Context: one part of a larger RNA
RNA sequence: UGACGGGGGCCCGCACAAGCAGUGGAGUAUGUGGUUUAAUUCGAAGCAACGCGAAGAACCUUACCAGGGCUUGACAUCCCUUGACGAUCCUAGAGAUAGGAUUUCUCUUCGGAGCAAGGAGACAGGUGGUGCAUGGUUGUCGUCAGCUCGUGUCGUGAGAUGUUGGGUUAAGUCCCGCAACGAGCGCAACCCCUGUUGUUAGUUGCCAUCAUUAAGUUGGGCACUCUAGCGAGACUGCCGGUGACAAAUCGGAGGAAGGUGGGGACGACGUCAAAUCAUCAUGCCCCUUAUGUCCUGGGCUACACACGUACUACAAUGGCUGUUACAGAGGGAAGCUAAGCCGCGAGGUGGAGCAAACCCCCAAAGGCAGCCCCAGUUCAGAUUGCAGGCUGAAACUCGCCUGCAUGAAGUCGGAAUUGCUAGUAAUGGCAGGUCAGCAUACUGCCGUGAAUACGUUCCCGGGCCUUGUACA
Numbered sequence: 001u002g003a004c005g006g007g008g009g010c011c012c013g014c015a016c017a018a019g020c021a022g023u024g025g026a027g028u029a030u031g032u033g034g035u036u037u038a039a040u041u042c043g044a045a046g047c048a049a050c051g052c053g054a055a056g057a058a059c060c061u062u063a064c065c066a067g068g069g070c071u072u073g074a075c076a077u078c079c080c081u082u083g084a085c086g087a088u089c090c091u092a093g094a095g096a097u098a099g100g101a102u103u104u105c106u107c108u109u110c111g112g113a114g115c116a117a118g119g120a121g122a123c124a125g126g127u128g129g130u131g132c133a134u135g136g137u138u139g140u141c142g143u144c145a146g147c148u149c150g151u152g153u154c155g156u157g158a159g160a161u162g163u164u165g166g167g168u169u170a171a172g173u174c175c176c177g178c179a180a181c182g183a184g185c186g187c188a189a190c191c192c193c194u195g196u197u198g199u200u201a202g203u204u205g206c207c208a209u210c211a212u213u214a215a216g217u218u219g220g221g222c223a224c225u226c227u228a229g230c231g232a233g234a235c236u237g238c239c240g241g242u243g244a245c246a247a248a249u250c251g252g253a254g255g256a257a258g259g260u261g262g263g264g265a266c267g268a269c270g271u272c273a274a275a276u277c278a279u280c281a282u283g284c285c286c287c288u289u290a291u292g293u294c295c296u297g298g299g300c301u302a303c304a305c306a307c308g309u310a311c312u313a314c315a316a317u318g319g320c321u322g323u324u325a326c327a328g329a330g331g332g333a334a335g336c337u338a339a340g341c342c343g344c345g346a347g348g349u350g351g352a353g354c355a356a357a358c359c360c361c362c363a364a365a366g367g368c369a370g371c372c373c374c375a376g377u378u379c380a381g382a383u384u385g386c387a388g389g390c391u392g393a394a395a396c397u398c399g400c401c402u403g404c405a406u407g408a409a410g411u412c413g414g415a416a417u418u419g420c421u422a423g424u425a426a427u428g429g430c431a432g433g434u435c436a437g438c439a440u441a442c443u444g445c446c447g448u449g450a451a452u453a454c455g456u457u458c459c460c461g462g463g464c465c466u467u468g469u470a471c472a
Base pairs, nucleotide, nucleotide: 001472002471003469004468005467007466008465009464010463011462012461013460015456016455019420020419021418022417023416026312027311028310029309030308031307032306033305034303035302042053043052064298065297066296067295068294069293070292073123077122078121079119080118081117082116083115086103087102088101089100090099091098092097105114106113107112125287126286128285129284130283134281135280136276137275138274139272141270146185147184148183149182150181151180152161153160154159165176166175167174191264192263193262194261196232197231198230199229200228201227202226205222206221207220210219211218235258238252239251240250241249242248314413318372319371320370321369322368323367324366330361331360332359335354336353340349341348342347379410384405385404386403387402388401389400390399426448427447428446429445430444431443432442
C1' cells in the first nucleotide's frame, strides 16, 4: 500500500421488511447429470453452466457410429496434355459410383483466354490437440462510483498528499474548507423511442359541415384523427421555509409533464490464467490411401433414476353453449391469400386483391343470455385405440394438426427458495425470426390491471472513512 475480520462509523440496492404471484408436490415439454449404447458428436459447470451455443437434428444440417467407396483428393493456386464437361435415356447398385446409347464447347487482336476432363508433383484438407501460447468477441463484479496522471509539497524509502474533512447528491454530483494547483478515463449531457403542443404536407389516411350510399361508398373538404419532417416545451426557471450570504433540500404555483418525467442504447482502471482454437483468424504440436473426403442406413429423440427452466391444471373470480365488441406491432411474391362452395373438423376447392397507411394474415380475456351446483364433477387433460388432413423423394425409428372413443396423476404442494415498487406484478391474446414441415422456447406488441414499502435491527451484495493483523 492492499486484502481480510463472527472490529467500529456513515450510506446504498426488491438485500431484508411490508405485500402480490410463484417454484419445490402432479402431468407434460425442454435442457443437464447419470446410466445405457456400435454411436447416443462437441462445448457450457456456483452466482455469471443447465428452453445455454441451437433464430427451429426425419434426409440434409452432422461434427458421432456401422457398412460401402476415393486418394493431388469435395475446395484453392501453379505446370503439361486433351476438347470436352454437361444434359436426356437405359443397365447394375442401398447409394456414392460404374458401364452403354444419343447429343456436345464458347470468345479471340489467332498470341491466347474462359470452362471442363486426364496426368505429375508442389500442395490441398482436418468441427484433430492446446482458450494455461494468442487476436477478436463475450460474460461478471456493475450503470457500482470509482480509477489515474502532470507539476508542486511531505517522507531516507515503499509511498502520501490531491481523492481526506464539513455539508449535499442517483453520482469523485456540486458547494465550502484545506499544501496543494490543475488535468484525463468514467458520472451527467449530447443520440433513439415515448408523453404535450405549433407548423408544413393531405394519399392509400381522416369526415365536422353539404349532398349521396348497404358501406367514407362517391362528390366535396383537410377542420379533426393519423402519418412524418422541422420547431417549441422542463431550466430547481418562479414563490415560500430550512441551510453557512453556499451547494442543496422540503413545500407550493403554473404546467401535458417537476426536480434524472418514463424507457432504451451507452459499461472507466481492472478482477475471475472466467468463456470461446466448434463463428472467424492464428503460433506450436499431430493426421496425410487418413484424424481428409463422398455415400446409404442408424444415432444426436435411448431410460431404473436425480436436478434446473417452463407450460397445463387441481376449478364456481370457474367450465360449457349461443351471441356481441375493442388493439398494437409486425410479415407478405417459389409469398400473404379474401368472397363463394365442399367437409363435423384439420383441410380442400376457388381464385378477387396486394411488392401493400390501399389487399391479405387479424385477436383473446371482456359484455349479454342460458346450463352446470361442489362431485375427481359438464374440473383437469396425460395415455391409448380407430379414422382422417398437411408438408415433404421419404413421417417406421422420429413431424405437426383434426374428429370419434378412452379419460391417468392432480383437491393448492415438506424443508427450502424465486421474481416484482406502476401502466410494474399478475393475467389475456397477437405477431415475428428460425422455417418445406414442426414453438409450452425466444424476441417484440397491445388489452385488462393491482397490493405494499413502518423502517434499516437482522440475511446477501456493494461504496467511503477508520481500526487490528503472525496474510501478500

This is a predicted structure of a 472-nucleotide part of an RNA (small-subunit ribosomal RNA, 3' major domain) from Acetivibrio mesophilus. Its Rfam family is "Bacterial small subunit ribosomal RNA".